A computed fold for a 322-nucleotide part of an RNA from a Pseudomonadota bacterium, annotated as large-subunit ribosomal RNA, domain IV. The organism belongs to Pseudomonadota, within Bacteria. The RNAcentral record of the full RNA draws on ENA. Its Rfam family is "Bacterial large subunit ribosomal RNA". Model confidence (mean pLDDT): 81 of 100.
Context: one part of a larger RNA
RNA sequence: GGAGGCUCAAGGAACUCGGCAAAAAAGCUGGACGUAAGUUCGCAAGAUGUCCUCCCCGCCUUUGGCGGGGCGCAGCGAAAGAUUGCUUGGCGACUGUUUAACAAAAACACAGGCCUCUGCAAACCCGUAAGGGAAAGUAUAGGGGCUGAAGCCUGCCCGGUGCGCGAAGGUUAAAGUUCCCGGUCGAAAGGCUGGGGGCCUAAGCCCGCGUGAACGGCAGCGGUAACUAUAACCGUUCUAAGGUAGCGAAGUCCCUAGUCUGGUAAGUUCAGACCCGCAUGAAAGGCUUCACGACCAAGCAACUGUCUUGAGCCUUCACCCG
Numbered sequence: 001g002g003a004g005g006c007u008c009a010a011g012g013a014a015c016u017c018g019g020c021a022a023a024a025a026a027g028c029u030g031g032a033c034g035u036a037a038g039u040u041c042g043c044a045a046g047a048u049g050u051c052c053u054c055c056c057c058g059c060c061u062u063u064g065g066c067g068g069g070g071c072g073c074a075g076c077g078a079a080a081g082a083u084u085g086c087u088u089g090g091c092g093a094c095u096g097u098u099u100a101a102c103a104a105a106a107a108c109a110c111a112g113g114c115c116u117c118u119g120c121a122a123a124c125c126c127g128u129a130a131g132g133g134a135a136a137g138u139a140u141a142g143g144g145g146c147u148g149a150a151g152c153c154u155g156c157c158c159g160g161u162g163c164g165c166g167a168a169g170g171u172u173a174a175a176g177u178u179c180c181c182g183g184u185c186g187a188a189a190g191g192c193u194g195g196g197g198g199c200c201u202a203a204g205c206c207c208g209c210g211u212g213a214a215c216g217g218c219a220g221c222g223g224u225a226a227c228u229a230u231a232a233c234c235g236u237u238c239u240a241a242g243g244u245a246g247c248g249a250a251g252u253c254c255c256u257a258g259u260c261u262g263g264u265a266a267g268u269u270c271a272g273a274c275c276c277g278c279a280u281g282a283a284a285g286g287c288u289u290c291a292c293g294a295c296c297a298a299g300c301a302a303c304u305g306u307c308u309u310g311a312g313c314c315u316u317c318a319c320c321c322g
Base pairs, nucleotide, nucleotide: 001317002316003315004314005313006312007311008310010308011307014306019303030052031051032050033049038043040149054070055069056068057067058066059065060064071075084301085300086299087298088297089296090295091293092292096108097107112147113146114145115144116143117142118141124133125132126131150288151287152286153285155218156217157216160215161214162211163210164209165208166207169206170205171204176199177198178197179196180195181194182193183192184191185190219237220236221235222234223233246280247277258274259273260272261271262270
């Protein structure tokens, strides 16, 4: 010095990315009392917290000690294991699932919501096929996609792409039909073969309509109010239409350590606000939310060798002798 373990004056997170690690408290499986906000009325909750430690008597230098007595095998009545608590916010509703062996999460799943396909020899999937699954099911069923409890909601754009419906017209293959030309056979009709033109003609495409919980999209410039500032208002250009409600320096904000307020003696983090949102926004859902979380962020109490700042002890390794 490494690994494991024990202890420490005063201080008590000053350590550090971060209380990581350790410490702490009768601590699920003792007792009594008592218990807030919030809430989906179930919870939150063992919230937090206070007290007791077998019973009786006496004495004392009364957190306790000593003596005597009582009961039981045993008194926090066996051992071992075993959770610090609180506040605020983010994300995900929740229990679950996952990168076997660097990631357990805010990722996946999930009940619930919506769209869409499928009428049964179903759609869809496996297979060359036979056949099988779906399903010994039948639209309250089955497949696919997105979203993800609940609450309040989910705005505008159908021009492009996709999808659905439509069928007048345009375009459009082979076949069919008809005509022309060449070769060949034939007396001819015609056959065979090659080429060309017309007519007819399906889906599709063009076209018309619809469709966003389909793929997606949701502007710019200039001016204007009797202080200033700002602009309810006006003009103009472009667009299919110009972002509604809500939220907002956000896990999204470059400038940025934005500005204000709070917390601290001091706060690039945090909470609450503001809103000129570099580059939020409504099922790639928006916002809110009780409970829950080995999640993430900030703070408080308690506690401590994390630290100021080291020290001592035990086991073992390293080192020496053998």